[in-house]
RNA sequence: GGGGAUUUAGCUCAGUGGUAGAGCAUUCGACUGCAGAUCGAGAGGUCGCCGGUUCAACUCCGGCAGUCCCCU
Numbered sequence: 001g002g003g004g005a006u007u008u009a010g011c012u013c014a015g016u017g018g019u020a021g022a023g024c025a026u027u028c029g030a031c032u033g034c035a036g037a038u039c040g041a042g043a044g045g046u047c048g049c050c051g052g053u054u055c056a057a058c059u060c061c062g063g064c065a066g067u068c069c070c071c072u
Base pairs, nucleotide, nucleotide: 001071002070003069004068005067006066007065010024011023012022013021018055026042027041028040029039030038048064049063050062051061052060
């Protein structure tokens, strides 16, 4: 230099154009002598950044950036 994959909650990841979700973690409650386990409820997100297409974009297109892999 060329090519490919990936970027969504604190962590690991779903989500193929129509209101952003799960598990774990965390907070509160129930239970317990205390705690754990279990059960219930809650909080937590500019969906990497900038543009474009569209009535509507996490999703499609382009550019840029981070990470990983391959080729030279």